Predicted 3D model of a 330-nucleotide part of an RNA (large-subunit ribosomal RNA, domain IV) from Azospirillum sp. TSH64. The organism belongs to Azospirillum, within Bacteria. The sequence was found in a public genome assembly. The prediction has a mean pLDDT of 88.
Context: one part of a larger RNA
RNA sequence: UGGUGUUGAAGGAACUCGGCAAAUUGCCCUCGUAACUUCGGAAGAAGAGGGCCCCGUUGUGGCGCAAGCCAUGGCGGGGGGCACAGACCAGGGGGUAGCGACUGUUUACUAAAAACACAGGGCUCUGCGAAGCCACACAAGGCGACGUAUAGGGUCUGACGCCUGCCCGGUGCCGGAAGGUUAAGAGGAGGAGUGCAAGCUCUGAAUUGAAGCCCCGGUAAACGGCGGCCGUAACUAUAACGGUCCUAAGGUAGCGAAAUUCCUUGUCGGGUAAGUUCCGACCUGCACGAAUGGCGUAACGACUUCCCCGCUGUCUCCAACACCAACUCA
Numbered sequence: 001u002g003g004u005g006u007u008g009a010a011g012g013a014a015c016u017c018g019g020c021a022a023a024u025u026g027c028c029c030u031c032g033u034a035a036c037u038u039c040g041g042a043a044g045a046a047g048a049g050g051g052c053c054c055c056g057u058u059g060u061g062g063c064g065c066a067a068g069c070c071a072u073g074g075c076g077g078g079g080g081g082c083a084c085a086g087a088c089c090a091g092g093g094g095g096u097a098g099c100g101a102c103u104g105u106u107u108a109c110u111a112a113a114a115a116c117a118c119a120g121g122g123c124u125c126u127g128c129g130a131a132g133c134c135a136c137a138c139a140a141g142g143c144g145a146c147g148u149a150u151a152g153g154g155u156c157u158g159a160c161g162c163c164u165g166c167c168c169g170g171u172g173c174c175g176g177a178a179g180g181u182u183a184a185g186a187g188g189a190g191g192a193g194u195g196c197a198a199g200c201u202c203u204g205a206a207u208u209g210a211a212g213c214c215c216c217g218g219u220a221a222a223c224g225g226c227g228g229c230c231g232u233a234a235c236u237a238u239a240a241c242g243g244u245c246c247u248a249a250g251g252u253a254g255c256g257a258a259a260u261u262c263c264u265u266g267u268c269g270g271g272u273a274a275g276u277u278c279c280g281a282c283c284u285g286c287a288c289g290a291a292u293g294g295c296g297u298a299a300c301g302a303c304u305u306c307c308c309c310g311c312u313g314u315c316u317c318c319a320a321c322a323c324c325a326a327c328u329c330a
Stems, first nucleotide, its partner, number of pairs: 001325008010316002014314001019311001027051005036041001038159001052079012080084001092309004097304002099301002104116002120157007132143003160296004165226003170223002172219005179214003185208002190203005227245005254288001255285001266282005
């Protein structure tokens, strides 16, 4: 000097990105226990008291013929120690907000989470030799399934509660006995070469001719999208109202400086002596918004944010001790 521990005056988070680490709490019995709530919980909430030994007294249960033995309570009195759950073992607690309902799963070896999954919800495909998948020669075979639409596959969302608005112009999908376009094929008017000719060999217009595309509809819990400018009220300000342009339609409910807000430490309120964080509001939403779900939500979380109580060497500010190393000597 480093490591691992133990202890510490006064203060008690002033440390720090952040109470990281450490300390506190810890068991059993009795009392007591809030908001909220899906009435199950929250809850071991929080908080308070007791626990050792001896004596007396009074119950209960079991066994026993009885004496008594075993177990377990109530009440009263006394005793000792620094300390009685005497060592070890053994929850700190409360409040607020975000996200995810939950128990689970995950980056074997830097990420455990708000990511994945999930029960529940929707759409869609599939009528059975099913769809889909494996493997293939277009065969046979296998899974699906010894299942049969209350089933199986795909995809999105993600408990529960209240809900899920408008747009089918584009893209996709579904439907459509018409029409347009259209390949090979069919067709063969006509033309060319050659030959004395019969013929042979080429070329070839109409006409006919699927799916697809065009066309006509439907469909958004399909991919997706959801405006601008100007004016207007008897203070001012603002604009319920009006005009106009464009669009397929111009963002409804709810939420909103948000895990989303650039300007921004927005403004106001709360908490602090002092708060770029936090909570509650406002709405000027650069650039929320309804199953790429919207908004709430009890319970849950080695998740994230802020605050409080307790506690402490995290700190003011370091010190001492023990052991192990380093170092010196042998």